[in-house]
């Protein structure tokens, strides 16, 4: 100097005038005044929670869904940090839907001799007949394919083959290091039992639902409304049940089909079971009142920023000090002007650094219950660290 990788910051500033919303103060009021007022993603609605309400609750099993190496962090997570293994890259770094293929089932098209315990097309070798056939052996060479039941080399053989040997690879037990995932020198060996689980599945762990349009209060209503009608309704209680019916000397007596009440039984609330708790009529047609309002929820938190000190490789954790904070409700936080500034273009001066003038013009984008993450979008500018290449000193 060029190229690359990782992490972080910023993404306009100032002044004037006019206009908005919250909170506070003054004022009878009108109003005046002080102060605060969109994001790193406010976006996607993909995860995890806080909060509110509901579902009967507790426990066990099941279904469904999610996560998936080890350790740590966190309120929690599918997130973050550190590590292990595998893959990509010269490297810095990046990626991983990272448990199980001897629990079972399934798939591997076409091509090819043969694709799970398979296989001889070309070839090689031997024999016979004879110039190309037949038989036998072979799987080292070639071909097909995404993948061919180990690789390289040597020996050996008729030609060959882990047939034998060395190394690699694979498998095994033991030893050592590490919290662990895993890693490692020596030893043994039947010298080999493919791939896919982001196919079903098995294993381990986790998991109610809905959402601020949640929810609560106030206000409102001849109104918890009226009329008609259909179906359903097990047993018992009438001296210590009411309505109802009969009698009455009005004190009461008697009856019990029906309605209500009480008890039992039965049924229901769940995917199933145990325990506990709760509920028990179901519809149809017509008439008709109110409700589109107001207040709360609403913004002080697992909050944000700065400094100090300590622990930790880190993510983070703990302590001390200081500072900060939108709450709208058809939806505020804006508009105009001027100057400056970032980028780009043109011109002039200058050896250069740089200076002057003109033009242009600033990305993605807008809170709505609140947080922790992830993902996506982003003009321009800046900082730090690391890797590679080239050159100079």
């Nucleotide at each position: 100097g060029c190229g690359g990788a990782u992490g972080g910051c910023u993404g306009g500033a100032u002044g004037a005038c006019c206009g908005c919303g919250g909170c506070g103060g003054c004022g009878c009021a009108a109003g005046c005044u002080g102060u605060c007022g969109a994001g790193g993603a406010a976006a996607g609605u993909c995860c995890g929670g806080g909060c509110u309400c509901c579902a009967u609750g507790a426990a066990g099993c099941g279904a469904c869904g999610g996560u998936g190496c080890c350790g740590g962090g966190u309120a929690a997570c599918g997130c973050c940090c550190g590590g292990c293994c595998g893959g990509g890259g010269c490297a810095a770094c990046c990626c991983g839907a990272g448990g199980g293929a001897c629990a079972g089932c399934g798939c591997c098209a076409c091509a090819g001799a043969g694709a799970a315990c398979a296989g001889a097309c070309c070839g090689c070798c031997a024999u016979g007949c004879a110039u190309g056939c037949a038989u036998g052996g072979u799987a080292a060479g070639g071909g097909u394919g995404a993948a061919a039941c180990g690789g390289u080399g040597a020996g050996g053989u008729a030609a060959a083959a882990g047939c034998u040997c060395a190394c690699c690879g694979c498998g095994g037990g033991a030893c050592g290091g590490g919290c662990a995932a895993c890693c490692g020198g020596a030893c043994c060996g039947g010298c080999a039992u493919g791939g896919c689980a982001a196919g079903c599945c098995c294993c381990a762990c986790c998991g109610g639902g809905a959402g601020c349009a949640a929810u609560g209060c106030c206000g409102a209503a001849u109104a918890g409304g009226g009329a008609c009608u259909u179906c359903a309704c097990g047993c018992g209680g009438g001296u210590c049940c009411g309505g109802u019916c009969c009698c009455u000397u009005c004190g009461g007596g008697g009856a019990u089909a029906c309605c209500g009440c009480c008890g039992c039984a039965g049924g229901g609330c769940c995917g199933c079971u145990u325990c506990a708790g709760c509920c028990c009529g179901a519809g149809g047609u017509c008439c008709g009142g109110g409700u589109u309002g107001g207040c709360a929820g609403c913004u002080u938190g697992a909050c944000c920023c700065c400094c100090g000190c300590g622990c930790g490789c880190a993510a983070g954790c703990a302590c001390g000090g200081g500072g900060g904070c939108a709450g709208a409700u058809g939806a505020a936080u804006g508009g105009u002007c001027a100057u400056c500034c970032a980028c780009g273009g043109g011109g002039g001066c200058g050896c250069a650094a740089g200076c002057c003038c003109c033009c242009c013009g600033g990305a993605c984008a807008g809170a709505a219950c609140c947080c922790g993450g992830c993902u996506u979008a982003c003009a321009g500018g800046c900082c730090a660290u690391c890797c590679g290449c080239a050159u100079c000193u």

The RNA shown here (Bacterial RNase P class A) has 393 nucleotides and comes from a Paracoccaceae bacterium.
Its Rfam family is "Bacterial RNase P class A". From the family's description: Ribonuclease P (RNase P) is a ubiquitous endoribonuclease, found in archaea, bacteria and eukarya as well as chloroplasts and mitochondria.
The organism belongs to Paracoccaceae, within Bacteria.
The model forms 95% of the base pairs in the Rfam consensus.